[in-house]
Formats: sequence, structure tokens, C1' cells
RNA sequence: GCGGUUGUAGCUCAGUCAGGUCAGAGCGUCGCCUUGCCAUGGCGAAGGUCCCGGGUUCGAAUCCCGGUUGCCGCU
Repeated sequence: GCGGUUGUAGCUCAGUCAGGUCAGAGCGUCGCCUUGCCAUGGCGAAGGUCCCGGGUUCGAAUCCCGGUUGCCGCU
């Protein structure tokens, strides 16, 4: 340099194929209940303009273009 793949909550990920009722799960964090205290368990809450910029569209995490991060391969 070229090709493939990847980026979504603090962490690990689903959702993208087929645009709308998709901003979700588990763990973690915080609060309450339970307990003499902790752990376990139960209930609840907060937290993300979906890597960045632009385009298409009534409408984009999702489609298109460019850039970029990590990983793999080729030269």
C1' cells in the first nucleotide's frame, strides 16, 4: 500500500440481512426491603444523539460515500 472484519450503556454483547412500534440484554453502579453485620435473594432507578463527517429518505444504529480505531491476511 491492498483486501477482509470490527466500533452500540462503565464492561461483554444482541439488534443491521428486510429503514418506522428498536435504544435493548446480562454483569456492574445507586436506592429500598430482607439481616445483628456481610453475603444471597426480592423490588426499583440512573446511565448510550449507536466511532466521526456528509448524503439519500417523510423517517437512518440499519442504506450510500469519505475518514478513522482495533484485529486478521496479502504484498
The RNA shown here (transfer RNA) has 75 nucleotides and comes from Dactylosporangium aurantiacum. The prediction has a mean pLDDT of 81. The organism belongs to Dactylosporangium, within Bacteria. RNAcentral holds the sequence, with entries from ENA and Rfam. The same sequence occurs in records of 6 taxa.